[in-house]
Context: one part of a larger RNA
RNA sequence: UGACGGGGGCCCGCACAAGCGGUGGAGUAUGUGGUUUAAUUCGACGCAACGCGAAGAACCUUACCCAGCCUUGACGUCCUUGGAACCUGGUGGAAACACCGGGGUGUCCUCGCAAGAGAAGCCAAGAGGCAGGUGCUGCAUGGCUGUCGUCAGCUCGUGUCGUGAGAUGUUCGGUUAAGUCCGGCAACGAGCGCAACCCCUGCUUCCAGUUGCCAUCAUUUAGUUGGGAACUCUGGAGGAACUGCCGGCGUCAAGCCGGAGGAAGGUGGGGACGACGUCAAGUCAUCAUGGCCUUUAUGGUUGGGGCUACACACGUACUACAAUGGUAUCUACAGAGGGCUGCAAUGCCGUAAGGUGGAGCAAAUCCCAGAAAAGAUGCCUCAGUUCGGAUUGAGGUCUGCAACUCGACCUCAUGAAGUUGGAAUCGCUAGUAAUCGCGGAUCAGCAUGCCGCGGUGAAUACGUUCCCGGGCCUUGUACA
Numbered sequence: 001u002g003a004c005g006g007g008g009g010c011c012c013g014c015a016c017a018a019g020c021g022g023u024g025g026a027g028u029a030u031g032u033g034g035u036u037u038a039a040u041u042c043g044a045c046g047c048a049a050c051g052c053g054a055a056g057a058a059c060c061u062u063a064c065c066c067a068g069c070c071u072u073g074a075c076g077u078c079c080u081u082g083g084a085a086c087c088u089g090g091u092g093g094a095a096a097c098a099c100c101g102g103g104g105u106g107u108c109c110u111c112g113c114a115a116g117a118g119a120a121g122c123c124a125a126g127a128g129g130c131a132g133g134u135g136c137u138g139c140a141u142g143g144c145u146g147u148c149g150u151c152a153g154c155u156c157g158u159g160u161c162g163u164g165a166g167a168u169g170u171u172c173g174g175u176u177a178a179g180u181c182c183g184g185c186a187a188c189g190a191g192c193g194c195a196a197c198c199c200c201u202g203c204u205u206c207c208a209g210u211u212g213c214c215a216u217c218a219u220u221u222a223g224u225u226g227g228g229a230a231c232u233c234u235g236g237a238g239g240a241a242c243u244g245c246c247g248g249c250g251u252c253a254a255g256c257c258g259g260a261g262g263a264a265g266g267u268g269g270g271g272a273c274g275a276c277g278u279c280a281a282g283u284c285a286u287c288a289u290g291g292c293c294u295u296u297a298u299g300g301u302u303g304g305g306g307c308u309a310c311a312c313a314c315g316u317a318c319u320a321c322a323a324u325g326g327u328a329u330c331u332a333c334a335g336a337g338g339g340c341u342g343c344a345a346u347g348c349c350g351u352a353a354g355g356u357g358g359a360g361c362a363a364a365u366c367c368c369a370g371a372a373a374a375g376a377u378g379c380c381u382c383a384g385u386u387c388g389g390a391u392u393g394a395g396g397u398c399u400g401c402a403a404c405u406c407g408a409c410c411u412c413a414u415g416a417a418g419u420u421g422g423a424a425u426c427g428c429u430a431g432u433a434a435u436c437g438c439g440g441a442u443c444a445g446c447a448u449g450c451c452g453c454g455g456u457g458a459a460u461a462c463g464u465u466c467c468c469g470g471g472c473c474u475u476g477u478a479c480a
Base pairs, nucleotide, nucleotide: 001480002479003477004476005475007474008473009472010471011470012469013468015464016463019428020427021426022425023424026319027318028317029316030315031314032313033312034310035309042053043052064305065304066303067302068301069300070299073130077129078128079126080125081124082123083122086103087102088101089100090099091098092097107119108118110117111116132294133293135292136291137290141288142287143283144282145281146279148277153192154191155190156189157188158187159168160167161166172183173182174181198271199270200269201268203239204238205237206236207235208234209233213228214227217226218225242265245259246258247257248256249255321421325380326379327378328377329376330375337368338367339366342361343360347356348355349354387418392413393412394411395410396409397408398407434456435455436454437453438452439451440450
């Protein structure tokens, strides 16, 4: 000087408390451990691994296993030789591939009457320099990332003090979300952080008016048509909030409390943004890369299997256990997205999944698209039930060469556990929690996951004694 303390002081944070809803019990989904296996590919392991890499394992993917094949190789470059490239038939085979045929003389420019020679690209054969490796090392590395933590810290120059390590500044008194600002001070300044600048959202003005809008005037089944440019909205460009104003408190300060006006009030709300560093944190399997290893195999290729196994244990979710409910019918109101190998309307067929057909739309125009909770009415009347939907049987639909291992969905039948969950433990302070649906990426198909979107919409916070994490000062130390 740091680190640490079941030392002290001050201060924060859904840290506790006050509340609301969960997890832990059930069934299922999913990840992991374990076990099993020919293989169940690999990585990730307290917080900060475990719905994580994976925004989607039937084949492919795929790295694993078994079997069949290849060895200058699937791919790059150089050399030699031959050939147009290419299209196509047959046999064997699980395919890869092997063998046997058929058709087929292109392009470019130079020389040339022509034949031919040459060049680019492609194909085949050969030789070797080489290719290849998701093989090892993240404790050799780059890059990228997590984490403490959006915590308020981390430093430097000069000066001064100290023999020196170092200190000072950065401590102190206030204050702040903040090393934020003010005052004081052997310090005076400065940098990286904080804040602001950026994006979205909330109010408003002007401009513009189609595909969007409809107040007035006509008109219609319908903003549909004429028309209108007010309103909504959309797209631009501005304005608006700064403790600016008032009162009190405060050191005449920084600021704090209350009030006014205002759409908004003290950082308005949300996002992006992550200091010096820590964890030899994570990643050699995104990529790149040193070294090592491999080279008829640890490379390449095809078929099949596996990653989907299952006495069990854990994490994360979904669905429930019901009456604030279930079910049937009627009826209302979103936002944000996506669409040409696409989204697909009206119609017709089917109980349905879906099929048929193809109007319209590269989309403020058309489509996906019915929002669902909510509201109204009927039934159920507290039961393992008209709760719950697992499991299983049968029949189908769709995608796709192909749904056996191993897809999703529909119909009929079946109708398991489960009656609110021990110890323990998690999230959340407002348009939040809870609850309700909608969309998107990936994607042929496959979503209870992820990423977004809106609808309905709470309770509680006395406070900082305690638990956890963090910041500042101080103190002790046999630690570095």
Annotation: Predicted 3D model of a 480-nucleotide part of an RNA (small-subunit ribosomal RNA, 3' major domain) from a metagenome. Model confidence (mean pLDDT): 84 of 100. RNAcentral holds the full RNA, with entries from SILVA.